The prediction has a mean pLDDT of 75. The RNA shown here (Bacterial RNase P class A) has 383 nucleotides and comes from a Zetaproteobacteria bacterium. Its Rfam family is "Bacterial RNase P class A". By type it is a ribozyme. Its family is annotated with ribonuclease P activity, dimeric ribonuclease P complex and tRNA processing in the Gene Ontology. The sequence was found by an Rfam model in a public genome assembly.

RNA sequence: GGAGUGGUUCAGGUCAUCGCGGUGUACAAUAUGUACAUCGAGGAAAGUCCGGGCUGCAUAGAACAGGAUGCUGGAUAACAUCCAGUGGGGGAAACCCUAGGAAAGUGCCACAGAGAUGAGACCGCCUUUGCAUGUAUUUUAUACAUCCAUCGGUCAGGGUGAAAGGGUGCGGUAAGAGCGCACCGCUUCGGGCGGCGACGAACGAAGGCAUCGGUAAACCCCAUCCGCAGCAAGGUCAAAUAGGGAGUCGUUAAGCGUGGUUCGCGCGUGGCUUCGGGUAGACUGCUUGAGAUGCCCAGCAAUGGUGCAUCCAGAUGAAUGAUGAUCGCUGCUGUUUUGUAUAAAACACAGAACAGAACCCGGCUUAUCGAACCACUUCGUAC
Numbered sequence: 001g002g003a004g005u006g007g008u009u010c011a012g013g014u015c016a017u018c019g020c021g022g023u024g025u026a027c028a029a030u031a032u033g034u035a036c037a038u039c040g041a042g043g044a045a046a047g048u049c050c051g052g053g054c055u056g057c058a059u060a061g062a063a064c065a066g067g068a069u070g071c072u073g074g075a076u077a078a079c080a081u082c083c084a085g086u087g088g089g090g091g092a093a094a095c096c097c098u099a100g101g102a103a104a105g106u107g108c109c110a111c112a113g114a115g116a117u118g119a120g121a122c123c124g125c126c127u128u129u130g131c132a133u134g135u136a137u138u139u140u141a142u143a144c145a146u147c148c149a150u151c152g153g154u155c156a157g158g159g160u161g162a163a164a165g166g167g168u169g170c171g172g173u174a175a176g177a178g179c180g181c182a183c184c185g186c187u188u189c190g191g192g193c194g195g196c197g198a199c200g201a202a203c204g205a206a207g208g209c210a211u212c213g214g215u216a217a218a219c220c221c222c223a224u225c226c227g228c229a230g231c232a233a234g235g236u237c238a239a240a241u242a243g244g245g246a247g248u249c250g251u252u253a254a255g256c257g258u259g260g261u262u263c264g265c266g267c268g269u270g271g272c273u274u275c276g277g278g279u280a281g282a283c284u285g286c287u288u289g290a291g292a293u294g295c296c297c298a299g300c301a302a303u304g305g306u307g308c309a310u311c312c313a314g315a316u317g318a319a320u321g322a323u324g325a326u327c328g329c330u331g332c333u334g335u336u337u338u339g340u341a342u343a344a345a346a347c348a349c350a351g352a353a354c355a356g357a358a359c360c361c362g363g364c365u366u367a368u369c370g371a372a373c374c375a376c377u378u379c380g381u382a383c
Base pairs, nucleotide, nucleotide: 001379002378003377004376005375006374007373008372009371010370012327013326014325015324016323017322018321020040021039022038023037024036025035026034027033028032042354046365047364049363050362051361052360053359054230055229056228057227066226067225068224069223070222071085072084073083074082075081086099087098088097089096090095100221101220105219106218107215108214109213122158123157124154125153126152129149130148132146133145134144135143136142137141166184167183168182169181170180171179185209186207187206188205189204190203193200194199234284235283236282237281244275245274246273247272248271249270250269255267256266257265258264291311292310293309294308295307296305297304298303329351330350331349333348334347335346336345337344338343
């Protein structure tokens, strides 16, 4: 210097003018207004995909249904997250991807191909039989070779496919084949060894041996976990109208009962007072918390500990902005100057993303103009 792998940080700065929301103080005055001070978005605030806090529901126990997760150990409030490992796969490497069960049962596997799983014979190879031709022997005939047909054998080779019955060699055979043997590999079993564990390395024995293909993000089986709804949760205050309870006053100006009548009484009815539920509306929940960052300590790490320091948006027709100047950044833009040249400088011009808190946290995923940095791998060159 080239190519690559893993990760981290930033997300323009300053000033001026105008403006917006919260809080505090002061003054007017209670509808709020004014002045001053101070605070005011993100790495994803996003998608709402997981997990939890918080709140309510008969405290919600059990079973079934349903859902989620799925190698091992750890972290955590919890997780489909993270950390450290193990096995398998990919890469020359840094590193990346992946993970229960297909030997409980059911289903599905297109096309191609002869055959799709205790398989198969299309080409090829070999054998039997028949015909023909040629060659050899003196002839009938026999032997050999070749072509065609035919009965079979074969999985070594070709071909099909995502997938076709271990590999190399020797023997063997008509030709072949774990058919036999040697070595390598594989499967099963055994007892110990190392590891918390997933698992690992070796040893011994048995078996000719691809393991009765694949698919569980098909049903399913096994293990573990999950009650439901969500800040429009929930709570407080509380008009008008209508209705309800209680008290009190009054009356027949509706009525009914008290065996027929009157009074009285009761139910009711009218007025007034009052209570409670509850609607509109207002307030609350609301932001200081499983808080964050840095140093220190424990741990390989995720993370934890507490000691110190610093920091802390809260809107609701929904604030956090706009304009200008200047500096910085970028440009395979233009001009000029310098330089042998790669190039450098000045000026001008252009560009600067994704995006916008809404009860709060932990994750994941997705979007993103660009810039800077760290660690590692590998190749080349020079010393």